A computed fold for a 73-nucleotide RNA from a Bacteroidales bacterium, annotated as transfer RNA. Lineage of the source: Bacteria > Pseudomonadati > Bacteroidota > Bacteroidia > Bacteroidales. The same sequence occurs in records of 2 taxa. It matches the Rfam family "tRNA". By type it is a transfer RNA.

RNA sequence: GGUACCCUAGCUCAGUUGGUAGAGCAACGGACUGAAAAUCCGUAGGUCGUUGGUUCAACUCCAACGGGUACCA
Numbered sequence: 001g002g003u004a005c006c007c008u009a010g011c012u013c014a015g016u017u018g019g020u021a022g023a024g025c026a027a028c029g030g031a032c033u034g035a036a037a038a039u040c041c042g043u044a045g046g047u048c049g050u051u052g053g054u055u056c057a058a059c060u061c062c063a064a065c066g067g068g069u070a071c072c073a
Base pairs, nucleotide, nucleotide: 001072002071003070004069005068006067007066010025011024012023013022019056027043028042029041030040031039049065050064051063052062053061
C1' cells in the first nucleotide's frame, strides 16, 4: 500500500426483507442467614464509533473519516 471483517450497557455478545434496542456477567436495593457465600426477586445503566446522505421512519441501506483484527504485498 491492497482486500475482507468488526465497532451496540462497566465487560462478553445478540439484534436482517428498515418500524423506535435485549441477554448473561458485573453494579445497586430487597428476601434468605447469627453473619457471609450461594440462591431467589427487583432496579438502574445505551446520543448503537464520528459526521453526512437516502427514507414518513436508520443499530440496520450508502459515503467519508477514526479505531481494531486477519490475510496479501